[in-house]
């Protein structure tokens, strides 16, 4: 230089002015709760996002144990906890550097395997054999009759080797056998599983060796282990109107209105206590599995140990605007000044330029500067997003 893989920090600065929440101090009002003024500091994020997982807080439920439901699934290890992570192992991709994994059991039991095919784990379309048996010819026998050796048929059996079908055909390939054949027997490989081993590993694993088995599916149902109660800061607590309610007491001559047309009775007035709910407020609410160094322990995630520091709390939601300087990137129809015969590529026969013109240096110019906006708060996981460093990988080209 191309093309990539992994990991890490960052998330524009600084100033003025103007604002908008909170905190603190000080003035001033106000019985109180509070209000306003001035000042002084403080005021988003790696994802605040999806709300997927896990946990702390909270109420509610709950003797103990078991089912049933539901996650989770190699191993070790971390952790407050996990579906996260960190080291492995084994399979899969890639040439790698590296990356993915829904990765327990199919030798526990059922089920299922579209078309096609004969058959999908139990069958025979094509095909081979027809040994046995049967039937016919032959042979022998005087003859009835028989079948040791022969030959035909393909009835009746036998077979799965070959052909065809399918993602997948009963574990392959080779040979012994046989009538034909066949894991039926051998030897070789090819996967399992068990067990063993003076084997290596903490193990998942590997090596070896024995010895038994062979079609796929658990992203069918099951079987194992292994966890697991519910809701969710609109959780919850607390204060507290007005109106309304129940109780007591007080008024209660006479009317009038309600309550059933009439009577009685009872409301309809006041005040005092009482719980429940709405409205508002307060708390929860931000010191916490916090965060910066250093250092130890560990390969690593992480944890110990020490020093220092508090970093938003709003409640229809604030953390912004404006304007200036700078930094970052791109840009040529590039102003102005000096340098300038040579520039640009990795390289070249390619391209600009040697003419004010290329090309450097300074200085100006235009554009653009990402995803996105806390709401109880931790860990994570997805998702969305600019650029920029190391570190390793392939290839290319000089030398």
């Nucleotide at each position: 230089g191309a093309a990539g893989u992994u990991u890490g920090a960052c998330a524009g600065a600084c100033a003025a002015u103007c604002g908008c929440u909170g905190g603190c101090a000080g003035c001033g009002c106000a019985c109180c709760c509070g209000c306003g003024c001035u000042g002084c500091g403080a005021g988003a994020g790696g994802a605040a996002a999806g709300u997927c997982c896990g946990g702390g807080c909270u109420c509610c439920a709950u003797a103990g144990g078991g089912c049933a439901g539901g996650a989770u699934g190699c191993u070790g290890g971390a952790u407050a906890a996990c579906g996260u992570c960190c080291a492995g192992u084994c399979a899969g991709c890639g040439c790698g550097a590296g990356u993915u994994g829904a990765a327990g059991g199919a030798u526990a039991g059922u089920g299922c395997c579209a078309c096609a095919g004969a058959a999908a784990u139990g069958g025979a379309c094509c095909g081979c054999c027809g040994a046995u048996g049967g039937c016919g010819a032959g042979a022998c026998u005087u003859a009835u009759g028989u079948c040791u050796a022969u030959c035909g048929c393909a009835c009746a059996g036998g077979c799965a080797a070959g052909g065809g079908u399918g993602g997948a055909a009963c574990c392959g390939u080779g040979g012994u056998g046989u009538a034909a054949g066949a894991g039926a027997c051998c030897a070789c490989g090819a996967g399992g599983a068990a067990a063993u081993a003076u084997u290596g590993g903490u193990g998942a694993c590997a090596u070896a060796u024995u010895u038994c088995c062979u079609g796929g599916u658990a992203a069918a149902c099951c079987c194992c282990a292994u966890c697991u109660g519910g809701a969710g800061c609109a959780a919850g607590a607390c204060c507290u109107a007005a109106u309304g309610g129940a109780a007591c007491g007080c008024a209660u001559c006479a009317a009038c209105c309600c309550u059933u047309g009439c009577c009685c009775g009872g409301g309809g007035g006041c005040g005092u206590u009482c719980g429940g709910g709405u409205u508002g407020g307060u708390c929860g609410c931000u010191u916490g599995a916090g965060c910066c160094g250093u250092u130890c322990a560990g390969u690593a995630a992480u944890g110990g140990a020490u020093g220092g520091c508090c970093u938003a709390g709003a409640u229809a939601g604030a953390u912004g605007a404006u304007u200036g300087u700078c930094g970052c990137u791109u840009c040529a129809a590039u102003g102005g000044u000096g340098g300038g015969a040579g520039g640009g590529u990795a390289g070249u026969u390619c391209c600009c330029g040697u003419u004010a013109u290329a090309c450097c240096a300074c200085u100006g110019g235009a554009a653009g500067u990402a995803c996105a906006g806390a709401a109880c708060c931790c860990g994570g996981c997805u998702u969305a997003c600019g650029g920029c460093a190391a570190a390793c990988u392939u290839c290319u080209c000089u030398a």
The RNA shown here (Bacterial RNase P class A) has 399 nucleotides and comes from an uncultured Paenibacillaceae bacterium.